[in-house]
Context: one part of a larger RNA
RNA sequence: ACCGGCGAGUUAAUGUUGCAUGCGAGGUUAAGUAGAAGAUACGGAGCCGAAGCGAAAGCGAGUCUUAAUAGGGCGAUUUAGUAUGCAGUAUUAGACCCGAAACCGAGUGAUCUAGCCAUGAGCAGGUUGAAGUUCAGGUAAAACUGAAUGGAGGACCGAACCGACGUACCCGGAAACGUGCGCGGAUGACUUGUGGCUAGCGGUGAAAUUCCAAUCGAACUCGGAUAUAGCUGGUUCUCCCCGAAAUAGGUUUAGGCCUAGCCUUGAGAUUUAGCACCGUGGAGGUAGAGCACUGAAUAUACGAUGGCCCCACCUAGGGGUACUGAGUGUAAUCAAACUCCGAAUGCCACGGCUGUAUACUCAGGAGUCAGCGUAUGGGUGAUAACGUCCAUGCGCGAAAGGAAAAGAGUCCAGAUCGCCAAUUAAGGUCCCAAAAUCUGUACUAAGUGGGAAAGGAUGUGGAGUUGUCAAAACAGCUAGGAGGUUGGCUUAGAAGCAGCCAUCCUUUAAAGAGUGCGUAAUAGCUCACUAGUCGAGUGACACUGCGCCGAAGAUGUACCGGGGCUAAGUACAGUACCGAAAUUGCGGAUUUACAUUUUAUGUAAGUGGUAGGGGAGCGUUCCAAGGGCACUGAAGGUUGACCGUAAGGACAGCUGGAGCGCUUGGAAGUGAGAAUGCCGGU
Repeated sequence: ACCGGCGAGUUAAUGUUGCAUGCGAGGUUAAGUAGAAGAUACGGAGCCGAAGCGAAAGCGAGUCUUAAUAGGGCGAUUUAGUAUGCAGUAUUAGACCCGAAACCGAGUGAUCUAGCCAUGAGCAGGUUGAAGUUCAGGUAAAACUGAAUGGAGGACCGAACCGACGUACCCGGAAACGUGCGCGGAUGACUUGUGGCUAGCGGUGAAAUUCCAAUCGAACUCGGAUAUAGCUGGUUCUCCCCGAAAUAGGUUUAGGCCUAGCCUUGAGAUUUAGCACCGUGGAGGUAGAGCACUGAAUAUACGAUGGCCCCACCUAGGGGUACUGAGUGUAAUCAAACUCCGAAUGCCACGGCUGUAUACUCAGGAGUCAGCGUAUGGGUGAUAACGUCCAUGCGCGAAAGGAAAAGAGUCCAGAUCGCCAAUUAAGGUCCCAAAAUCUGUACUAAGUGGGAAAGGAUGUGGAGUUGUCAAAACAGCUAGGAGGUUGGCUUAGAAGCAGCCAUCCUUUAAAGAGUGCGUAAUAGCUCACUAGUCGAGUGACACUGCGCCGAAGAUGUACCGGGGCUAAGUACAGUACCGAAAUUGCGGAUUUACAUUUUAUGUAAGUGGUAGGGGAGCGUUCCAAGGGCACUGAAGGUUGACCGUAAGGACAGCUGGAGCGCUUGGAAGUGAGAAUGCCGGU
C1' cells in the first nucleotide's frame, strides 16, 4: 500500500410539542398481592385537571394593594383534561466517536546510573633519583662541598585497565551511541568484584537540570477515569419537496455562545393585508449649482484708521506719500463639517375594474455569526493593492452547460429524464476546429493588429482657416545688393555686425544706418530686398482617423491559444451560417394546485442545490403468527446479455454440503471509503 473484518446520536429518568388510542369534568394507578405469566384481577396511597388572588393569616369569581367602595395588578366572565404508545426535541447523566499536555491517591524500583558504607582484588616493563644515612673533604664546632647509599612523588615513558581529543567508516548500522587509525590517564581525587544504604512534594550530584533500569524541569505501575478539550479529525443505504447564513445587539467576547434576522414543517385567523406597476399627495437638503450667510481666495477702483515726509506749531489745521489696507463697488473663483437654490432615485400615505401570489399569527426543528469577487456611491490609503471599512445591485458561496486558449465571482444561460430532431444567446465562420477565404466603402505598411506614459517627428488619410501665384508664385540657377556714411556716442580701436542712442535722406528694378559667418579694426563671404531664367502651384496655422519613435530580464520562441495572416488587421454598413443542458418538438417520470367523468385522467405551474427542515422507501440481524422450500441439494461462493426511478430484487449454470426464504407485524449491537482509525492477511 491493497484486501477482509470491526468501527461513531445510544439508553434511562423527567419536561415539552405533534400524531394515535381509551375514558372524559374527570383521567389514572405506584409499590405490592393473587396468577404459569411482562396477561388479567385486586390495590385509590399518590399524581394531573375542574379557581383564583395574596409574602402570609386568609378570602374566594374574585383577590391583593390601600383610609378608600377610587385607581391599578393578577384572575373569572370564553371551560378539556388525563392515561398509555410512537415520533421530534430539551435537561441530567461519559450522552455521537477517537485524541491531550496535565492533576491527585496508593504502590514498585539504586541488578542501569549518582553518592556513600563494609569487605576483597588489580596496575607488564622501562626511567628519574627527594628526604634520610654512610664515607671523604672542610670547620674550634657547625654550616657547607663531593662521592656513594637510599628509594620519595595526585613524578616521567609505556601495555593490561580506565577514559573519549581528532578523523574516516557506519547512520532501515554488526551496534537504539559502535568500529578502524591515531589520542589522554595509567601508585592514584586510580580502577574494579561482592554485599549494603539514600525514593519521586523525594533522592543523588567535583553542578551538566546531571542521573535515579534504552524514560527525567520532576521515574514507573495501577487507580480516581470514558478527567476536561469553546480545539482538530471522523460519523456508514436510496429517492422525492423546500432551502439558508457569513448580519444586528450583548458577551473576560472576538475562530465560542445567547436573542433577533434569514430556512423548514404543521396549524390558524382575519380575510388581500404582501410584492410589482400606474395615478395623486407628502416629508427631505444628496448630485448639481450658487456665493445671499460662514469661511477660503484673485485682480482692479474708491478708500476710513494708522505710519512716514513737508508747512505751521499756542492750538486748530493744510499738503504730499512706490507704506498699511477696515470697508465698499466691479469682474472672476472654491467648500464633508457653507446654502439664496435644488433634482433623479429611494421612502411614506391614499386610490386603482391592473398584474402576481404572497404577507401575518401561533407552535415544533434548524443551520448561520471567518465570507469573497464585480459594478456603482463614498470613507481610509498614495482618487496604490487580489488592501481595508460602509452602502445599493448582481454573481460565487450552494450553479452544472456555452464563451473568455487554460481561469469560484466576467459575458451568455439557471441542468426533471431520454432522442443520430429543430431555432437561437454570448461568441464566432483560412487550417488545427462547427460555420463566409461573404458583399460594399474606406483606412493602416507598423506584423500596427498581437502590452505602456510624458515627450518627439516634412509617416499618411479626412475636413477646415489664412497667405501668395500666368501682372509668373515656391524651390533651383545667373546678376545686382548702392550713395551721404567709418550715422552719433563710447572706445586703444568700434567702419552694418562688443555695447548705448537714433534708425533718416538719396540713387534706384531693388538694397536694413543691416540676418548670420568673419577681422585687432578694416577687408572678405552671405542674407533681407530686386531683375532675369523656368512655367504651376506653393507657404503658414489649428482640428481629426490610423500608424512611427520613446520600448532593457532573468529555464525556452513566450505580450495573437498555435499554424499562419497584408487581411485571416481596423472603421462603418449588410446578408447568410455555426454555436449551450437556453427555447421548441416527440416520449417518459414526479411535485403542488384546481377540476372532475370517480380515482384515474385532464389542465396549469413547477422539479440546480451546500448547511439545514420535511416526506417516502430499500436492505441487514433477531422475535411472533401464518404459510412454504430443502441431500431429486439449504445457506455461502462464482458466472451471466433479466427486472425496478434508486437503495435493491429475481432466474439459470457451476461450486458447496445442511439448513433457509416468503407474507403481516414487532425489536434493534441495522448499512463503511476516509478518523496519521483498530485487528488480521498478502

Large-subunit ribosomal RNA, domain II from an uncultured Bacilli bacterium, 682 nucleotides, folded computationally. The coordinates come from a structure-prediction model, not an experiment, and the mean pLDDT is 86. The sequence was found in a public genome assembly. Rfam family: Bacterial large subunit ribosomal RNA.